[in-house]
Context: one part of a larger RNA
RNA sequence: CGUUGCAUGCUUGAGUGGAGUCAACCUUAGUACGAGAGGAUUGGGUUGGACGGACCCCUGGUGAUCCAGUUGCAUUGCUAAAUGCACCGCUGGGUAGCUACGUUCGGCAGGGAUAACCGCUGAAAGCAUCUAAGCGGGAAGCCCCCCACAAGAUUAGGCAUGCUUGUCGAAAGACGAAAGACCCCUGGUAGACCACCAGGUUGAUAGGCCGCGGGUGUAAGGGCAGUAAUGCCUUAAGCCGAGCGGUACUAACGGUCGAACGCUCGGC
Numbered sequence: 001c002g003u004u005g006c007a008u009g010c011u012u013g014a015g016u017g018g019a020g021u022c023a024a025c026c027u028u029a030g031u032a033c034g035a036g037a038g039g040a041u042u043g044g045g046u047u048g049g050a051c052g053g054a055c056c057c058c059u060g061g062u063g064a065u066c067c068a069g070u071u072g073c074a075u076u077g078c079u080a081a082a083u084g085c086a087c088c089g090c091u092g093g094g095u096a097g098c099u100a101c102g103u104u105c106g107g108c109a110g111g112g113a114u115a116a117c118c119g120c121u122g123a124a125a126g127c128a129u130c131u132a133a134g135c136g137g138g139a140a141g142c143c144c145c146c147c148a149c150a151a152g153a154u155u156a157g158g159c160a161u162g163c164u165u166g167u168c169g170a171a172a173g174a175c176g177a178a179a180g181a182c183c184c185c186u187g188g189u190a191g192a193c194c195a196c197c198a199g200g201u202u203g204a205u206a207g208g209c210c211g212c213g214g215g216u217g218u219a220a221g222g223g224c225a226g227u228a229a230u231g232c233c234u235u236a237a238g239c240c241g242a243g244c245g246g247u248a249c250u251a252a253c254g255g256u257c258g259a260a261c262g263c264u265c266g267g268c
Base pairs, nucleotide, nucleotide: 001152005163006162007161008160009159010158011157015149016148017147018146021049022048023047024046025045026044027043033038051106052105053104054103055102059100060099061098062097066093067092068091069090070089071086072085073084074083075082076081110144111143112142117137118136119135120134166175167174168173180257181256182255183254184200185199186198187197188196205251206250207249208247209246210245211244212243214240215239216238221234222233223232224231225230
């Protein structure tokens, strides 16, 4: 921009894509078959591999924004305590998130038309013949069924709901303005951008603060013991990113766009 007023929400599915897998074991059954050796078709059940989807409760990984230990040097005048640099200096852990090595789910079943092939009835051709007319069976394959997208499907679909008013003008049109939407702003369950989603004071959207969870593992200072290193008490301490709640303290300021041709009734 179109979809023939403007919008909001929910949909139908033309069409497109995906999936479709393999194996072992138990049983049917040591049965059919076979002199024996051997050894099924078929049906039922179980488990697994690979593949695919989703997720983070569990098990792990990561977690350069969290905590602790520790080496060397420098700085804060010195001690103590800290900070900086040294691959994040090294090392031990680790929340959220993201993940697989983790968890869970999927392939099923069924219908239709068929291939090779197997048939029924049956002539041409008194027989025979699956075929010529006619009618069946038949595959991991084809079309449905399952999953995802999908009305720019220009054949532009459907349903529900909301709003369609005023002024100027001869008209064209202009201005205001409805439902609604957007710019803008606070953000994330979203994300390259855009989009999407949650909000914008009638507010918990983000930050801060408070509480909880969770991580680390008993801070600093002081006291006691010890020559000291160090240990004990204060102390499950101190510190703490993303998690879960609460609370307007801070920031969500300020703007813009946005719709009728026709028909009917009544009045002038």
The part of an RNA shown here (large-subunit ribosomal RNA, domain VI) has 268 nucleotides and comes from a Planctomycetota bacterium. Taxonomically the source falls in Planctomycetota (Bacteria, Pseudomonadati). Its mean pLDDT, the model's own confidence on a scale to 100, is 86. Rfam family: Bacterial large subunit ribosomal RNA. Rfam links the family to the GO terms ribosome and structural constituent of ribosome. The sequence was found in a public genome assembly.